[in-house]
RNA sequence: UUCUAUGAGAGUUUGAUCCUGGCUCAGGGUGAACGCUCGCGGUGUGGCUAAGGCAUGCAAGUCGUGCGGGCUUGUACCUUCGGGUGCAAGUUACGCGGCAAACGGGGCAGUAACACGUGUCUUACGCACCCUGGAGACAGGGAUAACCCCCGAAAGGGGACUAAUACCUGAUAGUCCCAGUAGAGAUUUGAAUAAACUCUCCACUGGGUAAAGGCUAAGGCCGCUCCAGGAGCGGGACACGGCCGAUUAGCUAGUUGGUGGGGUAAUGGCUCACCAAGGCUAAGAUCGGUAGGGGGCCUGAGAGGGUGUUCCCCGCCAAGGGCACUGAGACACGGGCCCUACUCCUACGGGAGGCAGCAGCCGAGAAUCUUGGGCAAUGGGCGAAAGCCUGACCCAGCGACACCGCGUGCCGGAAGAAGCCCUUCGGGGUGUAAACGGCUUUUCUGAGGGAUGAAACCUGUACCAUUUUAGGUACAGAGUUGACAGUACCUCAGGAAUAAGGGACGACUAACUUCGUGCCAGCAGUCGCGGUAAGACGAAGGUCCCAAGCGUUACCCGGAUUUACUGGGCGUAAAGGACCCACAGGCGGAAAAGUAAGUUUUUCCUUAAAUCCCAAGGCUCAACCUUGGGAAGAGGAAAAAUACUGCUUUUCUAGAGACUGUCAGGAGCUGGUAGAACGGGAGGUGUAGGGGUGAAAUCCGUUGAUAUCUCCCGGAAUGCCGAAGGCGAAGGCAGCCAGCUAUGACAGUUCUGACGCUGAUUGGGUGAAAGCCAGGGGCGCGAACCGGAUUAGAUACCCGGGUAGUCCUGGCUGUAAACGAUGGGUGCUAGCUUUGGGGAGACUCGACCCUCUCUGAGGCAAAGCUAACGCGUUAAGCACCCCGCCUGGGGAGUACGACCGCAAGGUCGAAACUCAAAGGAAUAGGCGGAAGGCCGCACAAGCGGUGGACCAUGUGGUUCAAUUCGACAGUAACCGAAAAAUCUUACCCGGGCUUGACAUGCUAGUCUUAAAGCCUUCUCCGAAAGGAGAAGGAACUUCGGUUUUACCGAAGGGGCUAGCACAGGUGCUGCAUGGCCGUCGUCAGCUCGUGGUGUGAACUGUAACCUUAAGUGGCACAACGAGCGCAACCCCUAUCCUGUGUUAUAUGUGUCACAGGAGACCGCUGGCUUAAAGCCAGAGGAAGGUGGGGAUGACGUCAGGUCCGCAUGGCCCUUAUGCCCGGGGCUACACACAUGGUACAAUGCUGGGCACAAAGGGUUGCAAAGCCGCGAGGCGGAGCUAAUCCCUAAAAACCCAGCCCAGUUCGGAUUGGAGACUGAAACUCGUCUCCAUGAAGCCGGAAUCGCUAGUAAUCGCGGAUCAGCUAUGCCGCGGUGAAUACGUUCUCGGCCUUUGCACUCACUGCCCGUCAGGCCAGAGGAGUCGUCUCCACCUGAAAACUCACAUUAAGUGGGGCUAGGGUGGGGGCGAUGACUAGGGCUAAGUCGUAACAAGGUAUCGCUACCGGAAGGUGGCGAUGGACCAUUUCUUUU
Repeated sequence: UUCUAUGAGAGUUUGAUCCUGGCUCAGGGUGAACGCUCGCGGUGUGGCUAAGGCAUGCAAGUCGUGCGGGCUUGUACCUUCGGGUGCAAGUUACGCGGCAAACGGGGCAGUAACACGUGUCUUACGCACCCUGGAGACAGGGAUAACCCCCGAAAGGGGACUAAUACCUGAUAGUCCCAGUAGAGAUUUGAAUAAACUCUCCACUGGGUAAAGGCUAAGGCCGCUCCAGGAGCGGGACACGGCCGAUUAGCUAGUUGGUGGGGUAAUGGCUCACCAAGGCUAAGAUCGGUAGGGGGCCUGAGAGGGUGUUCCCCGCCAAGGGCACUGAGACACGGGCCCUACUCCUACGGGAGGCAGCAGCCGAGAAUCUUGGGCAAUGGGCGAAAGCCUGACCCAGCGACACCGCGUGCCGGAAGAAGCCCUUCGGGGUGUAAACGGCUUUUCUGAGGGAUGAAACCUGUACCAUUUUAGGUACAGAGUUGACAGUACCUCAGGAAUAAGGGACGACUAACUUCGUGCCAGCAGUCGCGGUAAGACGAAGGUCCCAAGCGUUACCCGGAUUUACUGGGCGUAAAGGACCCACAGGCGGAAAAGUAAGUUUUUCCUUAAAUCCCAAGGCUCAACCUUGGGAAGAGGAAAAAUACUGCUUUUCUAGAGACUGUCAGGAGCUGGUAGAACGGGAGGUGUAGGGGUGAAAUCCGUUGAUAUCUCCCGGAAUGCCGAAGGCGAAGGCAGCCAGCUAUGACAGUUCUGACGCUGAUUGGGUGAAAGCCAGGGGCGCGAACCGGAUUAGAUACCCGGGUAGUCCUGGCUGUAAACGAUGGGUGCUAGCUUUGGGGAGACUCGACCCUCUCUGAGGCAAAGCUAACGCGUUAAGCACCCCGCCUGGGGAGUACGACCGCAAGGUCGAAACUCAAAGGAAUAGGCGGAAGGCCGCACAAGCGGUGGACCAUGUGGUUCAAUUCGACAGUAACCGAAAAAUCUUACCCGGGCUUGACAUGCUAGUCUUAAAGCCUUCUCCGAAAGGAGAAGGAACUUCGGUUUUACCGAAGGGGCUAGCACAGGUGCUGCAUGGCCGUCGUCAGCUCGUGGUGUGAACUGUAACCUUAAGUGGCACAACGAGCGCAACCCCUAUCCUGUGUUAUAUGUGUCACAGGAGACCGCUGGCUUAAAGCCAGAGGAAGGUGGGGAUGACGUCAGGUCCGCAUGGCCCUUAUGCCCGGGGCUACACACAUGGUACAAUGCUGGGCACAAAGGGUUGCAAAGCCGCGAGGCGGAGCUAAUCCCUAAAAACCCAGCCCAGUUCGGAUUGGAGACUGAAACUCGUCUCCAUGAAGCCGGAAUCGCUAGUAAUCGCGGAUCAGCUAUGCCGCGGUGAAUACGUUCUCGGCCUUUGCACUCACUGCCCGUCAGGCCAGAGGAGUCGUCUCCACCUGAAAACUCACAUUAAGUGGGGCUAGGGUGGGGGCGAUGACUAGGGCUAAGUCGUAACAAGGUAUCGCUACCGGAAGGUGGCGAUGGACCAUUUCUUUU
């Protein structure tokens, strides 16, 4: 440079954000399994678990051209006619013999190993069958099986005969073997052309070792023996590579090596004897766990990770173990011997067996096939061959187990059938889908045809090839060979005919509605759905995805950069070792030379085949198969290059160190010494207290304390200087003096010459406080402990005592928030400033100041970094080197184990189980027993109350047939209710009605000069409603017809009866809603656009300063503007003016009433402030700083209140949850609360007299005068639809008189009697009047409410509702008419700013531990059981070895060795175990309140003691503590 290939994220922690971090999902895959479903074909594939056990059949035989025998047929001879003998052909594997059986087929138990893979070596080896070449096959001999006989149930044993290509002896041969001699050459060791070892070649001498025949008419063919070579196969060795555990650290006696025997095809401790004492290991030995290895396969962008089914290569195994024999080859799956376990047969004496071959059975399991056909093909064994055998193999069968392919039809067909679903009731969807019309026939059914796969083989002839093979080719001739299968394929006929399901539809994630259910039933991969309107459960309709499959489960890779080589981190999220020194190891300054190990280049060999990629081809395509081609990379070898690294050598001085000089310091250790304070002792003075606290008490004191003076004793700690300052590696170090020891900085630039940096571990050392051991010491302080307080309790905080300890000496412990929460080293990268130590310059008489520089310690800041906070030459910036550490939270720094320690304990350090988070920084709120600023009848200052009494009213509770319902801190409780005797009324009891008390419509009947309907009257039943009935009366319009005064018919309108739609519901849900309302709060706030800042949530604007009632205004400002609120505009009122005049007034003026207007704005003056906004004072004015009052209520909060005002979705009732009626209840009454009224009296009460309002109401009404009644009231009726008449008397006040401090001439409850009024009706249950009665109560505990001026207090008047009234309530009206506010410390509420937070449902928050209940896993546990293993001893089969005996041979006995068995002991692992301690999880249990705010005693770390529990206290340490003050530094002016 070119070409090719090539990487996606999402959900979930929060109120929101960024980050860290885990969990989960989307993809691909499988020897799979399970659920639902299923038309066909092709190609593959199928016991993953029990290497558990197996019935039955088959899986290794073949050769008669090696031999014996048997059988069949033929034939010849003999015959006693029963048969015998011989020969030929065929057959037979019974036996001898040869070859094969060691291949092929199966399994993966064992094995962590030269087993496998890759690459080499074998001068250290072997070989049957096959090929080639050379040389041979001579002469003899004795047995044995089968058959036969005997024994035995069987297996088998014994006796007797016989053959060979079976066996033996002798001979012969060499390029064979052994030994020796001589020569030549090579390799290795070695300084060596000495020497030695080994090997090769050649020559010679001596010794030793072979053989088999068969067939054929013949030729000839097939065999046999020896040697050499080959091919192919095998044995052995080495290097490198690939699992986990260090809670396995030391292992090893044939062990490591040597010499010499033995053994083997061969090297070798392979084995034995002797000798030496070695060998392995932190680069992980040994031990334990797991596992066949590879080619490959899956995944992945890759690097990697996972895996080892089918196919191929290698290894190992054959019921569990041991052993050898035969053989070319085995220590042998379908051979042998022995032991063990198991199964079977038996005549009880003995025997037999091994499916991890193919089928098949049982078992276990989620789970894995036919007891099939054939040797036709390919391949194998034997044979001369024909051929035989072959569960290898080829085929078929079963299974959607996987991959691939095909089909289940195609075209037309409605503004669109039915059914089903939804609906806003209009319609929409399913949907061209169906029906219906036309077409086609893959598939299917029937019929017919019908393969390729076959080549060979046998006989004969000819030819070719090679050192070279297991051969090949051509021609001719004869006869054959197909399991699959009448299959693939082809043709004809028929007819849409035979063929669609599964999952999903809240987000991730494509796809939505209705009904049912009601935290139930259920779903769920994660987050999470379900508590009456569920797109999340179940069903239906619809939709989406895939499709003969679709889902689920399990496992692997991916996503996960979440173990980070590619490619992560450690200040606060998990993570820097407490600190230092140092071994190994890792890394390492400048120059030169050499070398060529790393590195780079080129070439060669190898990396089997299959797989993969590319190309072509064959099955109709594809899957599948065939043929050809193919890297990169890796391993080995050779040659070259030399920049860098390494190694060797030579130099250098910049790193490092040394030397000389100067200086600093609470650096360490030892000894001495000083003053203050404190306690004690002695003495003096002196008297009643002292001490202590929030307040007290315990305590000390008249035996004289405290206080004060003098003297003495004791131990501990060192004020001021002193600082953010100094020193040290860290811990840490402080009076002063002396001694000893060590370090650092600067200057000089004299010396060495890389001597350096870091530093694992069971290396070494140091290491606060507490604690431990031994001995001292002990003033003060002070865990534990004892008292006193506080408190519900107080094992605490506070107080009084007080022991260990704190101090010294010697030893141990080895931990801390041992912190800068920041490992060490080196280099580089703006500055300003303070300060400690050193030096230089300049200046000076000398200094200081000043400038520069080196080295420490701080502050602020550029760039850069960071999630942010922050760091920033003392880095958390930019780089390099080395070490340590982290990988979600909890369990847990726990258990077990090991090591250390006297102990306390420390170090190393898990798992099961459980959760979907845990966490960091920052943001907005909220909160704080946090700080600052400000406001409010918030407190304070005052006045009057409530809480005590009685009564009224409401509420709770209780009661009841019912006591209807709602409202519950503030923001329910004289509230809805501005009127419960009936009604109201919703509740209860009883009685009735059922299209209904009320609306609209439909159908049928009936009436319309009249009915059962309407009106009036009446009768019966009834409490009424209602039911049954009687009499009388009143009843429309139009048209037509006929007679016509009238009648009939039709239509409309109206009514009734019956029925159907429906009405009705104060039934439920205010947590489905509208509307309206309460509250924070008439508080001053709440927001937006644009711009700016920040990764972002957000911030700025809207902070600061001044000011205001106010986010009111001003000033300033990265902000500039704007909106909703504030204010103003509106109404009433105080003053004045103008106009008008119904009424009022005897009249006039005036007043009054109504309407309209004026007036007040900090406008004016002075002062203050910043010159502004504004504040203070004054003038004028009726009113002065929003004049007073009202209406007006921002964004929002409380799921606040109301479905019983009204409206309304959904649900529910329908002869009742609707409607009507009578009666009852809402009025109950041991009690508790709330709001009021009246009082308790003399500022009063009573009696008498007498004065002054405002605002309202009135025709079903207000009602005057007058008369009657003590009175309520009655009679009466003028006047008034109202400035006209009436209600209407205002009351307190004022005047006079009485009362005289008492339960009263206070107070009026309660009760008795008599009345009045309303009403249909006052019993439950009304109000009022009169007479009588005369209760509690003498000013109210803790606590608590209202009010800042015409207000509080006090006095009366009116109205709504209403027949009447429970009104003392509510809403209004006027009369009389105060006190006080220093002030903002405190209480409550609110606003703004800052701050802390573990809160966000927001402090009524969050949250800790014990105890109690349930469930779960793990640990310990007297032990018990099982399994594996080691050691010692005993016993010990078969086999081989060895010794002895014996023999023709076979054999017999002994020995040691060993599988196995036994006894004892040790170790590892597992199961189980009364009980024990802790842990985790678990809607509403108990006790407290530890933590988060200053969490109410700041919290936390280590340590010690104590306590029901959180925890408390002591000692030392940290800030990851709030607030205040002081100091210092920095920035700006």
Molecule: small-subunit ribosomal RNA
Organism: Pseudomonadota bacterium